[in-house]
RNA sequence: GCCGCAUUAGCUCAGUGGCAGAGCGCUCGCCUUGUAAGCGAGGGGUCGUUGGUUCAAUCCCGACAUGCGGCUCCA
Numbered sequence: 001g002c003c004g005c006a007u008u009a010g011c012u013c014a015g016u017g018g019c020a021g022a023g024c025g026c027u028c029g030c031c032u033u034g035u036a037a038g039c040g041a042g043g044g045g046u047c048g049u050u051g052g053u054u055c056a057a058u059c060c061c062g063a064c065a066u067g068c069g070g071c072u073c074c075a
């Protein structure tokens, strides 16, 4: 330098055009003599950034950024 993959909640990941979810963690309550476990409730996101397509974009397309992998004779 080129190619591919990934980027969504604090962490691990789903979702795949029509108002964004789960598990764990966090907070509060119940339970307990108390803690843990268990049960119930709650908070938490400009979906990496920026343009484009569309009535509508987390989702499709381009560029860029970061990470991982491969190639670096060619592609």
Stems, first nucleotide, its partner, number of pairs: 001071007010024004018055001026042005048064005